The RNA shown here (c-di-GMP-I riboswitch aptamer) has 104 nucleotides. It was read from a public genome assembly, where an Rfam model found it. The prediction has a mean pLDDT of 82.
[in-house]
């Protein structure tokens, strides 16, 4: 300098739970904890996938106001459901960028 992870040492990281914070949620923070992690470091403004569903727009049901040809319309709400990233994951994958040790 390029490839690679079989193997040591020194360090690092921390899944699930549990508290404690935050958020509408997903999920992220802080502690405790260790199921793993050679990149379980970064990047979600590089691509795929997954999670949520706030605001926005749609069904239904339903209160109150109003019109009304009594079949209903309609305006402010309420529940409740689809749809939706701009909200999230790097410990889902593919790629970028940067790095520790051995060995070759």
């Nucleotide at each position: 300098g390029a490839a690679c992870g079989a193997u040591u040492g020194u360090a690092g990281c921390a899944a699930a739970c549990c508290c404690g914070g935050u958020g509408a949620a997903a999920g992220c923070c802080g502690g405790g904890g260790a199921c793993g992690c050679a990149a379980a470091g970064c990047u979600a403004u590089g691509g795929g996938g997954u999670c949520u569903a706030a605001a926005g727009c749609g069904g239904a049901c339903u209160g109150c106001g109003c019109g009304g040809a009594c079949g209903c319309g309609u305006g402010c709400g309420g529940u409740u459901u689809g749809c939706a990233a701009u909200g999230a994951c790097a410990g889902c994958c593919c790629g970028g960028c940067c790095g520790c040790c051995u060995g070759c």